[in-house]
RNA sequence: GGCGGAGUAGCUCAGUUGGUAGAGCAGAGGACUCAUAAGCCUUUGGUCGGGGGUUCAAAUCCCUCCUCCGCCA
Numbered sequence: 001g002g003c004g005g006a007g008u009a010g011c012u013c014a015g016u017u018g019g020u021a022g023a024g025c026a027g028a029g030g031a032c033u034c035a036u037a038a039g040c041c042u043u044u045g046g047u048c049g050g051g052g053g054u055u056c057a058a059a060u061c062c063c064u065c066c067u068c069c070g071c072c073a
Stems, first nucleotide, its partner, number of pairs: 001072007010025004019056001027043004049065005
């Protein structure tokens, strides 16, 4: 340099006829316990990598840029 894949919560990841952004873990609170842990109940947390475009409406479609991974040279 070419081709392909990935980027969504603190971490690991879901999210297709475009139509209210989610799960587990972690964090916070509660109850329980002599006390702690585990388990139980409740709950916070998001520029969906950046910018632009299409659309009534974009994580999702189009363009461009950035980062990471793989293959080829």
Molecule: transfer RNA
Organism: Verrucomicrobiota bacterium